[in-house]
Molecule: Bacterial RNase P class A
Organism: Cytophagales bacterium
RNA sequence: AAAGCAAGCCGUCUUAUCGCUGCCUCCUUUGAGGGAGAGGAAAGUCCGGGCAACGCAGAGCAUCGUACUUCCUAACGGGAAGGCACCCUGGAAAGGCCCGGGCAACCGGAAACCGUUUGGGGUGACAGACAGGGCCACAGAAAACAACCGCCGGAGUCUCUGAUUCCGGUAAGGGUGAAAAGGUGGGGUAAGAGCCCACCGCUCCGCUGGUGACAGAGGAGGCAUCGGUAAACCUUACGAGUUGAAAGACCAAAUAGGCUGGUAAUGCUGGGGUGCAAAUCUCGGCUAAGGGCUGCUCGUCCGAUACCAGUGGGUAGGUUGAUGGAGCUUAUCCGUGAGGGUAAGCCUAGAUAAAUGAUAGGAGUCCGUUUCGGCGGAAACAGAACCCGGCUUACAGGCUUGCUUUUUAU
Numbered sequence: 001a002a003a004g005c006a007a008g009c010c011g012u013c014u015u016a017u018c019g020c021u022g023c024c025u026c027c028u029u030u031g032a033g034g035g036a037g038a039g040g041a042a043a044g045u046c047c048g049g050g051c052a053a054c055g056c057a058g059a060g061c062a063u064c065g066u067a068c069u070u071c072c073u074a075a076c077g078g079g080a081a082g083g084c085a086c087c088c089u090g091g092a093a094a095g096g097c098c099c100g101g102g103c104a105a106c107c108g109g110a111a112a113c114c115g116u117u118u119g120g121g122g123u124g125a126c127a128g129a130c131a132g133g134g135c136c137a138c139a140g141a142a143a144a145c146a147a148c149c150g151c152c153g154g155a156g157u158c159u160c161u162g163a164u165u166c167c168g169g170u171a172a173g174g175g176u177g178a179a180a181a182g183g184u185g186g187g188g189u190a191a192g193a194g195c196c197c198a199c200c201g202c203u204c205c206g207c208u209g210g211u212g213a214c215a216g217a218g219g220a221g222g223c224a225u226c227g228g229u230a231a232a233c234c235u236u237a238c239g240a241g242u243u244g245a246a247a248g249a250c251c252a253a254a255u256a257g258g259c260u261g262g263u264a265a266u267g268c269u270g271g272g273g274u275g276c277a278a279a280u281c282u283c284g285g286c287u288a289a290g291g292g293c294u295g296c297u298c299g300u301c302c303g304a305u306a307c308c309a310g311u312g313g314g315u316a317g318g319u320u321g322a323u324g325g326a327g328c329u330u331a332u333c334c335g336u337g338a339g340g341g342u343a344a345g346c347c348u349a350g351a352u353a354a355a356u357g358a359u360a361g362g363a364g365u366c367c368g369u370u371u372c373g374g375c376g377g378a379a380a381c382a383g384a385a386c387c388c389g390g391c392u393u394a395c396a397g398g399c400u401u402g403c404u405u406u407u408u409a410u
Stems, first nucleotide, its partner, number of pairs: 001406010012363007020037002023034004039381001043392002046390005051244004063240005068082005083126001084124009095114002098109004127235002132233001134229003148174002150170009182200006201223001202221004207216003248320004258311007267286008290302004327346008365378005
């Protein structure tokens, strides 16, 4: 310097005019002036909390969720620092394998593979498969009480250095498969096998270190706890009341209806006559339903209807919730870190069918072109809706830091 990976940050700025939504000041009559106005994800609405209403004696079951440890936090399924497993990549040493020499012990070489060790990076729902039952396609003899081929022993037969039949042993080898009954090496054996041994692995036991996950070294057990599967059922431990700003609180119109009180009949209407008309005469119809007290009438009470007045609730609408908060910036202290403490300064959208826009100029970035003066063009994902902490997803271009590889220079 280039490439790759990871983490973090920025993700246009500014002036004028007009317009839109809040706020402040003045005059308060229209108005005038000032100042503010989207994001790192405002997104998905996935997780958690605040806030609010309702519910809730206590216990159990069901359902749902979480699942290595410690810490951070208001809380979390989030984050930090660690542990363990696996993968990628670079290095070291040289144990196995390999090559050469040697009767052998061993010596020398090599560094592809296996194992050891170490630096960096990534991934992991990372409790339990000695509670139970379930499942394991295809292939394969068999998917869990393993003999298909092969190997070995015995007996028989035959065309007898062998082939074949039967009985038995055998999980070392082959084959199938995603997965085949701990692994490597040696001993052993008829052939084999934890049958025996060393190392590794596994289980158990205590010891040491660590807050802990866990690690280290040691002892015991040949390992019938005989394969895998729990983002399958299940078991264990822990957690979870429901709803959601259209929550909730307050004010409250018109109309209709509810409740309370009051009032009511010399009222309304049809036909005919007189009259210019206003009006008046006459005949008829309707009108407070209905009920109690009573033998009946009157009276009285309840009640109905109409009107008037008052009034509770609710609707439209309005206010609030609602933007000063787990707040931001700077400094400092504590902590490996997430984060926490202290001090100073700051106020930074609040719409409600929903404002945050348009035009013009200047500056910056990138691209093209150039006569080096300029000229032309481009700029992503995306738009707050109660607030906050996370996660996930989208994103043109640029910057910083760290690591790895390659190349160059010293």